This is a predicted structure of a 90-nucleotide RNA (c-di-GMP-I riboswitch aptamer) from a Chloroflexota bacterium. NCBI's taxonomy places the organism under Bacteria, Bacillati, Chloroflexota. The model forms 95% of the base pairs in the Rfam consensus. The prediction has a mean pLDDT of 89.
[in-house]
RNA sequence: CACCGAGAACGGCAAACCCACCGAAAGGUGGGGACGCAAAGGCACGGGCCUAACUCCAUCCCGCAUGGACACGGCAGCCGUCCUACCGAA
Numbered sequence: 001c002a003c004c005g006a007g008a009a010c011g012g013c014a015a016a017c018c019c020a021c022c023g024a025a026a027g028g029u030g031g032g033g034a035c036g037c038a039a040a041g042g043c044a045c046g047g048g049c050c051u052a053a054c055u056c057c058a059u060c061c062c063g064c065a066u067g068g069a070c071a072c073g074g075c076a077g078c079c080g081u082c083c084u085a086c087c088g089a090a
Stems, first nucleotide, its partner, number of pairs: 004088002012037002017032006035077001041083002045080003048075003055069005060063001
């Protein structure tokens, strides 16, 4: 230095759920809370998943109603790629 990852140390993050706020929703932010995590640190590039406001299409009792399609919206705690980082037993 690269891999690797201790019933190691110093520490870190924080699922569900609850409260407040933002959002059409998915989801996000802050507080509480800990299921877990050695990158559960960063990036939506590839795959995947979630949502469907706008738009388009169809229907119709013509209501900005119902159904369908759609990401330009999300998830990094789904996987891969890329970037960065603490510690050091085997």